Small-subunit ribosomal RNA, 3' major domain from an uncultured bacterium, 471 nucleotides, folded computationally.
Its Rfam family is "Bacterial small subunit ribosomal RNA".
The coordinates come from a structure-prediction model, not an experiment, and the mean pLDDT is 86.
[in-house]
Context: one part of a larger RNA
RNA sequence: UGACGGGGACCCGCACAAGCGGUGGAUGAUGUGGAUUAAUUCGAUGCAACGCGAAAAACCUUACCUACCCUUGACAUGUCCGGAAGCCUGAAGAGAUUUGGGUGUGCCCGAAAGGGAGCCGGAACACAGGUGCUGCAUGGCUGUCGUCAGCUCGUGUCGUGAGAUGUUGGGUUAAGUCCCGCAACGAGCGCAACCCCUAUCUUUAAUUGCCAUCAUUCAGUUGGGCACUUUAAAGAGACUACCGGUGUUAAACCGGAGGAAGGUGGGGAUGACGUCAAGUCCUCAUGGCCUUUAUGCUUAGGGCUACACACGUGCUACAAUGGCCGAGACAGAGAGCAGCGAGGGCGCAAGCCGGAGCGAAUCUCAAAAAAGCGGUCACAGUUCGGAUUGUGGGCUGCAACCCGCCCACAUGAAGCAGGGGUUGCUAGUAAUCGCGAAUCAGCAUGUCGCGGUGAAUACGUUCCCGGGCCU
Numbered sequence: 001u002g003a004c005g006g007g008g009a010c011c012c013g014c015a016c017a018a019g020c021g022g023u024g025g026a027u028g029a030u031g032u033g034g035a036u037u038a039a040u041u042c043g044a045u046g047c048a049a050c051g052c053g054a055a056a057a058a059c060c061u062u063a064c065c066u067a068c069c070c071u072u073g074a075c076a077u078g079u080c081c082g083g084a085a086g087c088c089u090g091a092a093g094a095g096a097u098u099u100g101g102g103u104g105u106g107c108c109c110g111a112a113a114g115g116g117a118g119c120c121g122g123a124a125c126a127c128a129g130g131u132g133c134u135g136c137a138u139g140g141c142u143g144u145c146g147u148c149a150g151c152u153c154g155u156g157u158c159g160u161g162a163g164a165u166g167u168u169g170g171g172u173u174a175a176g177u178c179c180c181g182c183a184a185c186g187a188g189c190g191c192a193a194c195c196c197c198u199a200u201c202u203u204u205a206a207u208u209g210c211c212a213u214c215a216u217u218c219a220g221u222u223g224g225g226c227a228c229u230u231u232a233a234a235g236a237g238a239c240u241a242c243c244g245g246u247g248u249u250a251a252a253c254c255g256g257a258g259g260a261a262g263g264u265g266g267g268g269a270u271g272a273c274g275u276c277a278a279g280u281c282c283u284c285a286u287g288g289c290c291u292u293u294a295u296g297c298u299u300a301g302g303g304c305u306a307c308a309c310a311c312g313u314g315c316u317a318c319a320a321u322g323g324c325c326g327a328g329a330c331a332g333a334g335a336g337c338a339g340c341g342a343g344g345g346c347g348c349a350a351g352c353c354g355g356a357g358c359g360a361a362u363c364u365c366a367a368a369a370a371a372g373c374g375g376u377c378a379c380a381g382u383u384c385g386g387a388u389u390g391u392g393g394g395c396u397g398c399a400a401c402c403c404g405c406c407c408a409c410a411u412g413a414a415g416c417a418g419g420g421g422u423u424g425c426u427a428g429u430a431a432u433c434g435c436g437a438a439u440c441a442g443c444a445u446g447u448c449g450c451g452g453u454g455a456a457u458a459c460g461u462u463c464c465c466g467g468g469c470c471u
Stems, first nucleotide, its partner, number of pairs: 007471002010468004015461002019425005026316001029313005034307001042053002064302004070296001073127001077126002079123005086103007107116003129291002132289003138285002140280003143276001145274001150189006156165003169180003195268004200236007209226003214223002239262001242256005318418001322377005334365003339358002344353003384415001389410007431453007
């Protein structure tokens, strides 16, 4: 000077408390450990690994295993030789590949011979290749403390010096935010603001959007209009600006008015100096080491999907605030041409036939669901719950045996609210309900978004956890 203390003072945070919902018990999903295996590829491991890398493991992916092959190589540059490339086709083989047959000559220069570019095949060598090792040799990127309020510098002053001061103190703030004081005076990186979305209004604009007035129609359908809604560009608006009180006449705090919005309005992006030799050599880049008829490359099949068990994360439930049936409402945000696919027809359904329209404010996906209305069930392992299994189908794809998803019929397991413990959340939040997208041929209980319905509680800071400042 720091760090630490079951030392002290002050302060903050869903940290506790007050509440609401979960998890821990059940089934199945998924990740991990373990054990297994020819292989079950590798990495991630307290918080900050474990629905993580992986925004899609049937083949491919794929890095693993077994087996068959190749050795200048699947890929790059250079040298030499030959041939255009390409197309059709036979045989062997699991395929990679091996071995035959046929066809066929292009572009540029040149009269031709020939040369050149590109592509294919062959030869030898320089070399290629490596998801091989080291994240404790590294760059880059990322997590975390933490969106916590801190971290420093110049000059001056003090101290022999390490260093101190400033940055401490009194108030105040979400904030080292601001005010006052002070041997300090200033400054930088952070805070805040500037950026985006959202809440109100104005102007401009009016198609594919909208419809008050006038006609018209089954229908904003058509004429018409751009008031309104909306869309999308530019602006306005909120600054403690105004009033009262408290305060040191300060900063500020409390209350009020006006206002769509009030004290950071709500949300996002934004992450200081640094910490953890944190993570990543398997995104990429890269030093060193290792490998070079193999640790490289190709192909087929298998594996990553196995299962006594243990843990994490989510799904569905255990029912009546519910299940089932019927008729009938109201979103937002997205996506679409090797695509979305309407109306119509077939099928109980998954789906199929067919193909209108649409590169989309026009057409389509598209039905929102919960809610509300009517009916039924009456507390039962049930008309709850849906695992498991059988049979029959559908879809994608060269191919669903290992190992996909969906539908119908049958089957109908565990489960009657979950011990000790543990977790999220303070408002349009929790809870609950559905919708979309990325990945993607197919495959979503995961992820990332979107809207609908919509609570309870916060006395307080003694205690638990983490953090800040002074001592």